This is a predicted complex of two RNAs, RNase P RNA and transfer RNA, with 468 nucleotides together. Model confidence (mean pLDDT): 78 of 100.
[in-house]
RNA sequence: GGAGAAGACCGGACGGCCGCCGGCCCCCAGGGGCGGGAGGAAAGUCCGGGCACCGCAGGACAGGGUGGUGGGUAACGCCCACCGGCCGCGAGGUUAGGGAAAGUGCCACAGAAAGUAGACCGCCUCCUGCUUCAUCCUCGCGAGGAAGCAGGCGGUAAGGGUGAAACGGUGCGGUAAGAGCGCACCAGCAGGCGGGGCGACCCGCUUGGCUUGGUAAACCCCACCCGGUGCAAGACCAAGCAGGGGGCACGAGCCGGUCCGGCUCGCUACGACCCCCGGGUAGGUUGCUAGAGGCGACGGGCAACCGUCGCCGUAGAGGAAUGGUCGUCCCUUGCGCUCUUCUGAGAAGGGGGCUCGAGGACAGAACCCGGCUUACAGGUCUUAUCCGGGC
RNA sequence: GGAGCUGUAGCUCAAUUGGUUAGAGUACCGGCCUGUCGAGCCGGGUGUCGCGGGUUCGAGUCCCGUCAGCUCCGCCA
Numbered sequence: 001g002g003a004g005a006a007g008a009c010c011g012g013a014c015g016g017c018c019g020c021c022g023g024c025c026c027c028c029a030g031g032g033g034c035g036g037g038a039g040g041a042a043a044g045u046c047c048g049g050g051c052a053c054c055g056c057a058g059g060a061c062a063g064g065g066u067g068g069u070g071g072g073u074a075a076c077g078c079c080c081a082c083c084g085g086c087c088g089c090g091a092g093g094u095u096a097g098g099g100a101a102a103g104u105g106c107c108a109c110a111g112a113a114a115g116u117a118g119a120c121c122g123c124c125u126c127c128u129g130c131u132u133c134a135u136c137c138u139c140g141c142g143a144g145g146a147a148g149c150a151g152g153c154g155g156u157a158a159g160g161g162u163g164a165a166a167c168g169g170u171g172c173g174g175u176a177a178g179a180g181c182g183c184a185c186c187a188g189c190a191g192g193c194g195g196g197g198c199g200a201c202c203c204g205c206u207u208g209g210c211u212u213g214g215u216a217a218a219c220c221c222c223a224c225c226c227g228g229u230g231c232a233a234g235a236c237c238a239a240g241c242a243g244g245g246g247g248c249a250c251g252a253g254c255c256g257g258u259c260c261g262g263c264u265c266g267c268u269a270c271g272a273c274c275c276c277c278g279g280g281u282a283g284g285u286u287g288c289u290a291g292a293g294g295c296g297a298c299g300g301g302c303a304a305c306c307g308u309c310g311c312c313g314u315a316g317a318g319g320a321a322u323g324g325u326c327g328u329c330c331c332u333u334g335c336g337c338u339c340u341u342c343u344g345a346g347a348a349g350g351g352g353g354c355u356c357g358a359g360g361a362c363a364g365a366a367c368c369c370g371g372c373u374u375a376c377a378g379g380u381c382u383u384a385u386c387c388g389g390g391c
Numbered sequence: 392g393g394a395g396c397u398g399u400a401g402c403u404c405a406a407u408u409g410g411u412u413a414g415a416g417u418a419c420c421g422g423c424c425u426g427u428c429g430a431g432c433c434g435g436g437u438g439u440c441g442c443g444g445g446u447u448c449g450a451g452u453c454c455c456g457u458c459a460g461c462u463c464c465g466c467c468a
Base pairs, nucleotide, nucleotide: 001387002386003385005383006382007381008380009379010378012329013328014327015326016325017324018323020037021036023034024033025032026031027030039362043373044372046371047370048369049368050367051230052229053228054227058260059259060258061257063226064225065224066223067222068082069081070080071079072078083097084095085094086093087092098221099220103219104218105215106214107213120160121159122156123155124154126152127151128150129149130148131147132146133145135143136142137140168186169185170184171183172182173181187211189208190207191206192205193204194203195202196201234286235285236284237283244277245276246275247274250266251265252264253263254262279467280466281465293312294311295310296309297308298307299306300305330360331359332358333357334356336354337353338352339351340350342349343348392464393463394462395461396460397459398458401417402416403415404414410448419435420434421433422432423431441457442456443455444454445453
């Protein structure tokens, strides 16, 4: 100097004028003053909790979710550390990563065969028939032999070919031809022993049969977790209309899917605001923001995070405020002008300055937190890695 | 604000337990017929299965993320 990797952060600044929404204070008809007012994602609403109500939140089945190990946390599907697999020279990245030797299903097309599989071509033994060749003899429609061709019973997974996938790879022996059939080495699996680690797992030795396909984001099995509804929850006040019509015998609620158990409330046929239709209303207060809060120091921990102490006060709207405009500056970019002790033979390129123009992202709280995911112009910083050059 | 559902041809809808080249009606295009148009007959599929990624040999279908659209939910008696 170049290339890529990981992480953190900023995401316009200052001032004037005019507004908007809360808070406090002063005069109080209406005004005045002071101070505060969006984000890293406020978003998607995908997870997890707090909070509130449903009675105290029950049991079984069904259903849903999670899935290496250890830890963190209020909790999680999040985070940290580690293990195994895969990718990268590396820094690092990525991983729905339990079980396929419980059972079931599926594996299209192609192919002989797709799973305790399978013989299409090829290779080989044997049998039958035919042809040719040579041999022997008792000279015949004889005998046995060799080669070729055709057919048949078989053997064979080494070779060809199909496929995403075909019962391990290489070599030697072996065989009629072959084959873990045997042996050596290698890969893999299972068992045993020893060592290390909390553990996932790793390392070494040894034995064995020689070898066991894939798919669980298919059913399923195993382990663990899960009650529902959401601030339009819930509490209080006010206004107004018609407890008008219909349904039902047991109904409704507590788990939404089923059953059981238990509890509460309502009603008794002139029949319950339980259900449906219909009617009225579209108001106020509260919940509401001090919370698993932020920042700093110290201590513990590899880290996520935790503990102690100190400091800070930091939006609360409700058809919904947090804005507009002007000036100066900043950043990016374009045209033009200009400078240059930069590179280059030159052409040209690089760098700096000035004027003018354009642009400055994604997006906006709605009960509150912890995460994840997605969007984002431009810019800054840190750490480690690889390559090249110089001293 | 909260809860739920849907997305396949221009439009309305199919697609079996994941299987080879995604179908049907209508619309559209070309030809025939007609003096011409329409109707009729014959032929043609025109598609990023909303988008991106993953699982799998293989995805419209299974899983994750994302985008767009639609529906429902107030209080009183």